[in-house]
RNA sequence: GGGCGGUUAGCUCAGUUGGAUAGAGUACAGGCCUCCGAAGCCUGGGGUCGUGGGUUCGAAUCCCAUGCCGCCCG
Numbered sequence: 001g002g003g004c005g006g007u008u009a010g011c012u013c014a015g016u017u018g019g020a021u022a023g024a025g026u027a028c029a030g031g032c033c034u035c036c037g038a039a040g041c042c043u044g045g046g047g048u049c050g051u052g053g054g055u056u057c058g059a060a061u062c063c064c065a066u067g068c069c070g071c072c073c074g
Stems, first nucleotide, its partner, number of pairs: 001073007010026004019057001028044005050066005
């Protein structure tokens, strides 16, 4: 230098062909329970979907550029 994959909640990840208020587990907070905790059950908060543009009525999803991580080739 070239190619491929990844990038979404604190962490691990899902998101089908562009359309629903952007989700799950876990962590965190509160409640129930308990003598107190743990476990279990219930509820809740938390997101510029790496960044900047573009296409579109509409973009996490498509296009362009670019950052970071991993692998391969030279």
This is a predicted structure of a 74-nucleotide RNA (transfer RNA) from Oryzomonas rubra. Its mean pLDDT, the model's own confidence on a scale to 100, is 81. Rfam family: tRNA. It is annotated as a transfer RNA. About the family: Transfer RNA (tRNA) molecules are approximately 80 nucleotides in length. The sequence is in RNAcentral, with records from Rfam. NCBI's taxonomy places the organism under Bacteria, Pseudomonadati, Desulfuromonadia, Geobacterales, Oryzomonas.